The RNA shown here (transfer RNA) has 74 nucleotides and comes from a Bacteroidota bacterium.
NCBI's taxonomy places the organism under Bacteria, Pseudomonadati, Bacteroidota.
[in-house]
RNA sequence: CGGGUGGUGGCGCAGCCCGGUAGCGCAUUCCCUUGGGGUGGGAAAGGUCGCAAGUUCAAAUCUUGUCCACCCGA
Numbered sequence: 001c002g003g004g005u006g007g008u009g010g011c012g013c014a015g016c017c018c019g020g021u022a023g024c025g026c027a028u029u030c031c032c033u034u035g036g037g038g039u040g041g042g043a044a045a046g047g048u049c050g051c052a053a054g055u056u057c058a059a060a061u062c063u064u065g066u067c068c069a070c071c072c073g074a
Base pairs, nucleotide, nucleotide: 001073002072003071004070005069006068007067010026011025012024013023020057028044029043030042031041032040050066051065052064053063054062
C1' cells in the first nucleotide's frame, strides 16, 4: 500500500442478506418467595447501533468516505 472480516446498553451476542417500534443471556436495582441467605419467579433502569455524509415517507440494515481491531497478500 491492496484485499477480507468485525465494531450494536457494563460484559458476551442476535438482528443486517430481503429497510418498517433495537432484542436475548449474564451483570445491576427493586418486589415476591425464605427465620436469614442461596435458588426460583416478576418488574425496572441502561443504546439512539464506531464516526460523518448521502438515498428514502422511513436506515443498525442500502451507498460513499473515514477511524479502530484482527487476518491475508505485497

Model confidence (mean pLDDT): 85 of 100. The same sequence occurs in records of 2 taxa. Its Rfam family is "tRNA". Rfam's curators write: Transfer RNA (tRNA) molecules are approximately 80 nucleotides in length. The RNAcentral record of the sequence draws on ENA.